This is a predicted structure of a 75-nucleotide RNA (transfer RNA) from a Candidatus Peribacteria bacterium.
Rfam family: tRNA. About the family: Transfer RNA (tRNA) molecules are approximately 80 nucleotides in length. Gene Ontology term of the family: triplet codon-amino acid adaptor activity.
It was read from a public genome assembly.

């Protein structure tokens, strides 16, 4: 210097290939319910400019470029 994958909620992560309208699951976290307290269990709530700037589009986490960050590979 080349090519490949990865970045979505506090965590691991699904959805992207094939664009469609209000972006999801577990854990975790708060409130209530149970309980003598606490866990265990049950209900409910909060939480994301979808790594970042552009561009196509009626519409973009999705399809195109740029650029950060991180992994691999070859040099």
């Nucleotide at each position: 210097g080349c090519g490949c994958c990865c970045g979505u909620a506090g965590c691991u992560c699904a959805g992207c290939c094939c664009g469609g309208a209000u972006a999801g699951a577990g854990c975790g976290u708060c409130u209530g319910g149970u309980u003598g307290c606490g866990g265990u269990c049950c209900a409910g709530g909060a939480g994301g400019u979808c790594g970042u700037a552009g561009g196509u589009u009626c519409g973009a986490a999705u399809c195109c470029u740029g650029c950060c960050g991180g992994g691999c590979g070859c040099a």